RNA sequence: AGAAUUCGCUUCUAGGGUUCCGGUUUAGCUCAGUUAAACGUCUGGUCCGAGAGAAGCAACCGUUUCUAAUCAAACGGUCACACGGCGGGAAAAAAGCCCGGGAGAG
Numbered sequence: 001a002g003a004a005u006u007c008g009c010u011u012c013u014a015g016g017g018u019u020c021c022g023g024u025u026u027a028g029c030u031c032a033g034u035u036a037a038a039c040g041u042c043u044g045g046u047c048c049g050a051g052a053g054a055a056g057c058a059a060c061c062g063u064u065u066c067u068a069a070u071c072a073a074a075c076g077g078u079c080a081c082a083c084g085g086c087g088g089g090a091a092a093a094a095a096g097c098c099c100g101g102g103a104g105a106g
Base pairs, nucleotide, nucleotide: 001005006058008057009056010055011054012053015048016047020045021044022042023039024038025037026036027035028034029033059078060077061076062075063074064073065072081101083104087099088098089097
C1' cells in the first nucleotide's frame, strides 16, 4: 500500500561432500587384465542443494464469456524489501540444506 499478498510444489543453478560409478596410487595374481586397500588437496557421472538465486506449475483475488446454477475457459493481479552469526542436526558425508525472513544488527 492492499481485493487477494502462499513464506507452497517441481525442475535447474551457485554450492557441497564422498555411499555408488569412474579415475589415480600401492601391493598381489592366472599380469592386453583382475583382486584388495588408500586417496575428494581427483576435473567428472549418481547423490544433497538455496527465504534473501532462476524458470515453470499450483493456490488465492478480481473481471469477462457460457449456464437456471455449479463447473469450466480466457485475461489481469497476488506489491516492495531482505545485513545476518556462533552452535547444533542429518543412517555416505558435507553444504548457501534444516533449526532460520531465527539470535542479533540498523